[in-house]
This record gives sequence, structure tokens and C1' cells, in this order.
RNA sequence: CUUCAUGAUAGAGGCGUGCUUGACAAGAGUAUUUAAGUGGAGGCUGUAGAGGGUCGAUAAAGCUUAAAGAAAGGGGAGAGCACCGAAGAAAUAAGUAGUCUCUACUGCUUAUUUCUGGGCACAAGGUGAAUAACUUUGUGACUGUCACCGAUUGCAGGUGGAGUGCUAUCUUGUUU
Repeated sequence: CUUCAUGAUAGAGGCGUGCUUGACAAGAGUAUUUAAGUGGAGGCUGUAGAGGGUCGAUAAAGCUUAAAGAAAGGGGAGAGCACCGAAGAAAUAAGUAGUCUCUACUGCUUAUUUCUGGGCACAAGGUGAAUAACUUUGUGACUGUCACCGAUUGCAGGUGGAGUGCUAUCUUGUUU
């Protein structure tokens, strides 16, 4: 010098990932309130059920007309921050919120396990007011990376794998 292993640091993929804020659009002339009419026994209490409570023939729900009239979750140009298992999803467990109580369900946080290199398009499903957006599965080409095959010498191409990967540098050990 070389091989392999271990640990650390830095870096690459690109409509790259996530967080905060956010003009604005949509939600919606919806929910709801008031008045009048109609109607004639149910209504409210959380997303469902049960129990309890409460309003109601001194008129419930619903419907019509007129007037007034929101918000939340989700999206979001732009701006800022942190980064490249960035991050996302599923399952399980615990805590917590939605509630007058219980059961289920849903949301949020944490931990463990499993899967996914990345974005895009299409189809089906789920959440959702939604044709937005997010997400799951499948298919397709694209893209980055490594291995193998193979071509060219100005270039491509094929197959396969996965991020606990790949590239570079250094430490320690090992091999030659």
C1' cells in the first nucleotide's frame, strides 16, 4: 500500500421530508336564532347503544315563507426553522380528551414490534362537505444507489436487491 471488521464525522438522491405561521378559497347562505303559517307526539342530553335526567297538547320533531347568520377539522400562495428513516403507515400496551354514568368508537401523546429508497400517474378502498387533501393496496414508467452481466472508447443497455443501505475521510483492530 491492499483486504475485512468496528466506531465516529461529513455528504448525495429532488416537484426531496417534516414542523411553525399564513393572505386566501371552500365549509355555506349550511348549522343556528327570531317572527308567521302548517303539523300533531315526540325532541334534547357526544359518534352509536343502554341507563339516568330534562322539555313537550299552555303544542315536540318536521315542512314553508321572511329577516339575520357563524365556527371547527381539513386545504393553502408566501415566509421561517429543522433535516436525508428525513418521514409515513399498521398492530399492541399505557395515559388523556370527546360525556351525567357504562360499553363500544374516534382523536392526541408515549413506548414496543413490523413494513416502506424516493417522488409522480392511474385504479380500487378508508377519512372527509368536497372533484381538495391525506392515507392503504396494486400496476406503470421515471429517478438515485449498489451488485452481476455486457457494450462503447463521444453514449448507452439488461437483470436483481434494499436506507441497519450508498459515497468520502478518520480512529482502532485484522489480513497481505
Background: RNAcentral holds the sequence, with entries from Rfam. A computed fold for a 176-nucleotide RNA from Alkalibaculum bacchi, annotated as Lysine riboswitch aptamer. The source organism's lineage runs through Bacteria, Bacillati, Clostridia, Eubacteriales and Alkalibaculum. Model confidence (mean pLDDT): 79 of 100.